């Protein structure tokens, strides 16, 4: 250099034939409840505008396009 893939809460993931209202789940994490305490369990809670920037559309995590990082595979 060409190709292909993945990048989503702190961690791992879904969800990618565009729209159902707030991005869903488990796990950490806070609170409060249970305990003589911690654990375990139960109940709330906070916490990502979806790697970045742009562009299509009324409407984008979703389709483009372009750039960054990592993985693969060609030369």
């Nucleotide at each position: 250099g060409g190709a292909g893939g993945c990048g989503u809460g702190g961690u791992g993931u879904a969800g990618c034939u565009g729209g159902c209202c707030u991005a869903a789940c488990a796990u950490a994490c806070g609170u409060g409840c249970c305990u003589g305490u911690c654990a375990c369990g139960c109940a709330c809670g906070a916490g990502a505008u979806c790697g970045c920037g742009g562009g299509u559309u009324c409407g984008a995590a979703u389709c483009c396009c372009g750039u960054c990082g990592c993985c693969u595979c060609c030369g």